[in-house]
RNA sequence: GCAGAGUAGGCUGCGGAGCGUUAAGUGCCUGGCGGACAGGGAGUUGCCACCGGGACGAAAAGGAGAGUUUCGGGAAUGUUCUCCUUGCGGUUCCGCUGCCGCAUCCCGCUGC
Numbered sequence: 001g002c003a004g005a006g007u008a009g010g011c012u013g014c015g016g017a018g019c020g021u022u023a024a025g026u027g028c029c030u031g032g033c034g035g036a037c038a039g040g041g042a043g044u045u046g047c048c049a050c051c052g053g054g055a056c057g058a059a060a061a062g063g064a065g066a067g068u069u070u071c072g073g074g075a076a077u078g079u080u081c082u083c084c085u086u087g088c089g090g091u092u093c094c095g096c097u098g099c100c101g102c103a104u105c106c107c108g109c110u111g112c
Base pairs, nucleotide, nucleotide: 001112002111003110004109009100010099011098013096014095015094016093017092018091019089020088021087028054029053030052031051032050034048035047039107040106041105042104060086061085062084063083064082065081066080067079068078
């Protein structure tokens, strides 16, 4: 001198366990606060989390069980609750696979 490895984190696919379907969550805009960013140091207008505000906005269906109903007795296709199945949600977490990935500065590591 040339080439390369490796971070936080993000995304695809598959699997598992949940949440919502009485709409939380996700995505978008915005305020505040905090954290992390390769082996070492620095570090952004980039990354992540938390607490608020705003606009927008949705897919349910079937089955089972129990309670309830009255003037009185019984009971449902009524009504309430629970559970199961199949869906739905730019849904959450975990595992595996693959891909992307230190804005930038200094030093270092591996190979030639």
This is a predicted structure of a 112-nucleotide RNA (THF (Tetrahydrofolate) riboswitch aptamer) from a sheep gut metagenome. Its Rfam family is "THF (Tetrahydrofolate) riboswitch aptamer". Rfam 15.1 lists 747 matches to the family in 747 species. The sequence is in RNAcentral, with records from MGnify. The prediction has a mean pLDDT of 79. Of the family's consensus pairs, 82% are formed in the model.